[in-house]
RNA sequence: GCCACCUUAGUUCAGUGGUAGAACAAUACACUCGUAACGUAUAAACGUGAGUUCGAUUCUCACAGGUGGCU
Repeated sequence: GCCACCUUAGUUCAGUGGUAGAACAAUACACUCGUAACGUAUAAACGUGAGUUCGAUUCUCACAGGUGGCU
C1' cells in the first nucleotide's frame, strides 16, 4: 500500500426493512438469626455522518476504531 471481516446494555452474544431481546453483572424488594444461593421487579445499548425508503440496527457511501490475510 491492497483485500476481507467486525462495531448492538457494564460483559458475552442474538436480531437479514415495520415498537431491539437473552444470559451474566448492577440496583431494589422478598426469603434467612445473618450471609451466600434461590425468587420477584427495575434500570441500562444499535460507533459517527450522509444517502435510499412511507419506514433503516438491517440496504448504499464516507469516516473512526479493531481483527485477519497479501505485498